[in-house]
RNA sequence: AGUUCAUCAAGAGCUGGCUGAGGGAAUGGCCCUAUGAAGCUGCGGCAACCAUCGUAUACUACGAACGGUGCCAAAUCCAACAGGAUUAUAUCCUGGCAGAUGAAGA
Numbered sequence: 001a002g003u004u005c006a007u008c009a010a011g012a013g014c015u016g017g018c019u020g021a022g023g024g025a026a027u028g029g030c031c032c033u034a035u036g037a038a039g040c041u042g043c044g045g046c047a048a049c050c051a052u053c054g055u056a057u058a059c060u061a062c063g064a065a066c067g068g069u070g071c072c073a074a075a076u077c078c079a080a081c082a083g084g085a086u087u088a089u090a091u092c093c094u095g096g097c098a099g100a101u102g103a104a105g106a
Stems, first nucleotide, its partner, number of pairs: 003104006013043002016041003022032003027079003044072003049068002052064005076098001081095006
């Protein structure tokens, strides 16, 4: 690299520093951006996957948040592919594909 499982409509960023034009995976759309993109960094925060700890009627549930990750515009920003609903050319629903994160295993 690839595989398996779980989750993905909640939540959380600065008037900091360096730098200076891109970014939102990819295609289309639609957005963000010199009132400063991406990146690096300082500090802060969210969450509760793993670990840890606590409680209980205990292999589960709830809670805590010092550790390992992750995350802090917009639902994974929306759609795409298949199917469906609706006095209907648009809106909505379900599933799949792709992707992200964690854990496992080889």